SAM riboswitch aptamer (S box leader) from Radiobacillus deserti, 106 nucleotides, folded computationally. Lineage of the source: Bacteria > Bacillota > Caryophanales > Bacillaceae > Radiobacillus. Its Rfam family is "SAM riboswitch aptamer (S box leader)". Its family is annotated with regulation of gene expression in the Gene Ontology. Model confidence (mean pLDDT): 82 of 100.
RNA sequence: UUCUUAUCCAGAGAGGUGGAGGGACUGACCCUAAGAAGCCUCGGCAACCAGCAAGAUAACUUGCCCGGUGCCAAUUUCAGAGGAAGCCUGCUUCCAAAGAUGAGAA
Repeated sequence: UUCUUAUCCAGAGAGGUGGAGGGACUGACCCUAAGAAGCCUCGGCAACCAGCAAGAUAACUUGCCCGGUGCCAAUUUCAGAGGAAGCCUGCUUCCAAAGAUGAGAA
């Protein structure tokens, strides 16, 4: 990088450094000199993988969590080309797509 699969309306920030951007992309709308991104330190959330414990014939379920990731403004911030359903016909809902993260594979 590609493929498969699961999840995505919950949750959780301070300090230092830095010095103008950031929220994937497009549009909108936001955040930001009362200090953006990045980097460092400490802290936290969560429970995908691993581990441990309990239950179950098993698949699996529940709990804990010092390990491996991930995450800590706003529902994946909202909408986005395709499809379906509903109705008051331009809106609502759902699916798909796109994206993010984990696990597995090439």